[in-house]
Context: one part of a larger RNA
RNA sequence: UUGGGCGUAAAGGGUGCGUAGGCGGCAAUGAAAGUCUUUGGUUAAAAUUCUAGGCUCAACCUAGUCAUGCCAAAGAAACUUCAUAGCUAGAGUAUGGUAGAGGUGAGUGGAAUUCCAUGUGUAGCGGUAAAAUGCGUAAAUAUAUGGAGGAACACCAGUGGCGAAGGCGGCUCACUAGACCGAUACUGACGCUGAGGCACGAAAGCGUGGGGAGCAAACAGGAUUAGAUACCCUGGUAGUCCACGCCCUAAACGAUGAGUACUAAGUGUUGGAGGAAUUCAGCGCUGAAGUUAACGCAUUAAGUACUCCGCCUGAGUAGUACGUACGCAAGUAUGAAACUU
Repeated sequence: UUGGGCGUAAAGGGUGCGUAGGCGGCAAUGAAAGUCUUUGGUUAAAAUUCUAGGCUCAACCUAGUCAUGCCAAAGAAACUUCAUAGCUAGAGUAUGGUAGAGGUGAGUGGAAUUCCAUGUGUAGCGGUAAAAUGCGUAAAUAUAUGGAGGAACACCAGUGGCGAAGGCGGCUCACUAGACCGAUACUGACGCUGAGGCACGAAAGCGUGGGGAGCAAACAGGAUUAGAUACCCUGGUAGUCCACGCCCUAAACGAUGAGUACUAAGUGUUGGAGGAAUUCAGCGCUGAAGUUAACGCAUUAAGUACUCCGCCUGAGUAGUACGUACGCAAGUAUGAAACUU
C1' cells in the first nucleotide's frame, strides 16, 4: 500500500457554522467530456504470453500470434457530465398556534449561615470512636429584637424540559435564538458532508479592578500512628462571586461523527393535532428478525445500504525529544527516533 476496522480490544475530531472539494431528487430536449462499438496508425528489435516447428529431450533456437497504452476517424446515447427550458416528493419561506432551568441584560424576594448592636441569662460551649487544640466571667453557647453583607435558590422536581456541545433551576420585566404541531399558499434542488478557516467551549489556572457570608487547596495547630508531610478535629489564605481580557483542556462519555432511506411488535412519558379511532415530533424501557468475540445493540441500531469527514495499525520509550505555531505564564496543538521487548 491493499485489505480490515473505530460502544468495551488500537481507533469518532469537545461542539457548531461554513470555504474549497466530494456526493446529490423527478421528467424532457440537445451536446458528446467520461463511457461503449468499429476501423486505421503507433507501441524498435530482443524478452514476456500462447501456438507450431528444429537441435534424441530440455535449456536454447526459429516462425507466427496475443496483449495493454496513446493518437486519429466514424458511430451509439442507457448511465455520469454539461447546456437549455420545466416539475414538486428533498430543502426553505409566509401564515395560526404550543411547550420549555435555551441565551443576554436589568430589577427584585424569602429561608439559612456568618458578623455587628442591644436585651434576657450563667458557666460552660464546641468537637470526636475517644480526646485535645479552639471559643468563653473582657459574659460565650442558648434565646429575643434590630441591622450589615455575600453566596446559593428548599418544596414544586419528574430515567420531566431546553440547548450544537460545554451546559441551563427563586420571581418579574426587556431584548433575543431555536424546536414542534395544524392548515393552506409560495420558491423550485436552493440539498448532504465538510480538508483548511472562524466561532463557542465544564472545572482549575492567569492578568487588571472590585467583592468576600459560607466553603476551602496551601499553611498552622490538635489528635491518630512505629512514623503520619494523610484519613479525623480546630483554625485558615489563594480560590470559589462580579466586570473585562486570556487560557482551550476533561472519563468534553452514549467511551457510539453527520446525513438519507429501509427493516416485527409491546409499553411508559413530554409537547401538539383530532369528537374518537388515530396521527406527528421528542425522551425512556422490554423485545423480533438481523447483528456481535461475547457483553449486548435492536425504527434514538452496534441491523440493511449509500454519501462525506475524522481516526487506528503490537507494547514500552511517549503524548516524551526536536522543530514550528499559539500563550503573560502555566502550558496547549502538531509529534518522532535510537533502544528494549
Small-subunit ribosomal RNA, central domain from an uncultured rumen bacterium, 341 nucleotides, folded computationally. The RNAcentral record of the full RNA draws on ENA. The prediction has a mean pLDDT of 88.